This is a predicted structure of a 74-nucleotide RNA (transfer RNA) from Flavobacterium sp. U410. The source organism's lineage runs through Bacteria, Bacteroidota, Flavobacteriales, Flavobacteriaceae and Flavobacterium. RNAcentral holds the sequence, with entries from ENA. Rfam family: tRNA. Gene Ontology term of the family: triplet codon-amino acid adaptor activity.
[in-house]
RNA sequence: GAUUCUGUAGCUCAGCCGGAUAGAGCAUUCGCCUACGAAGCGAAAGAUUUUAGGUUCAAAUCCUAACAGAAUCA
Numbered sequence: 001g002a003u004u005c006u007g008u009a010g011c012u013c014a015g016c017c018g019g020a021u022a023g024a025g026c027a028u029u030c031g032c033c034u035a036c037g038a039a040g041c042g043a044a045a046g047a048u049u050u051u052a053g054g055u056u057c058a059a060a061u062c063c064u065a066a067c068a069g070a071a072u073c074a
Base pairs, nucleotide, nucleotide: 001073002072003071004070005069006068007067010026011025012024013023019057028044029043030042031041032040050066051065052064053063054062
């Protein structure tokens, strides 16, 4: 430098053949349990989905560019 893939919560990911209430596990906080913890159970909080445009009545989802990362090739 070329091609391909990835970017969604603090972390790991799902959703990505357009209309979801943006969700799961772990972590965090609170409560129950316990003599106290751990484990277990219940609940809460936490992301306008990397950025900017475009298409559309409607975009996390489709298109373009940029940015960041990974792989392959040179």